This is a predicted structure of a 72-nucleotide RNA (transfer RNA) from a Candidatus Shapirobacteria bacterium. Rfam family: tRNA.
[in-house]
């Protein structure tokens, strides 16, 4: 330099056009003599950034950024 993959709550990941979910973690409560475990409820992300298409974009297209991999 060229090509490709990935980017979504604190972490690991799902979601492939119709205003975003799970597990773990965190907080409160129940239970226990107390802890752990278990159960219930709750807070937290407008989806890497900027444009475009569309009535509507996390999703499709383009550019940029970051990380990883391959080729030279």
């Nucleotide at each position: 330099g060229c090509c490709g993959a990935u980017g979504u709550g604190g972490c690991u990941c799902a979601g492939u056009g119709g205003u975003a979910g799970a597990g773990c973690a965190c907080g409160u409560c129940u239970u226990u003599g107390g802890u752990a475990a278990a159960g219930a409820c709750g807070g937290g992300g407008c989806c890497a950034u900027g444009g475009g298409u569309u009535c509507g974009a996390u999703u499709c297209c383009c550019a940029u950024c970051a990380u990883c991999g391959g080729c030279u």
Taxonomically the source falls in Candidatus Shapironibacteriota (Bacteria, Bacteria candidate phyla).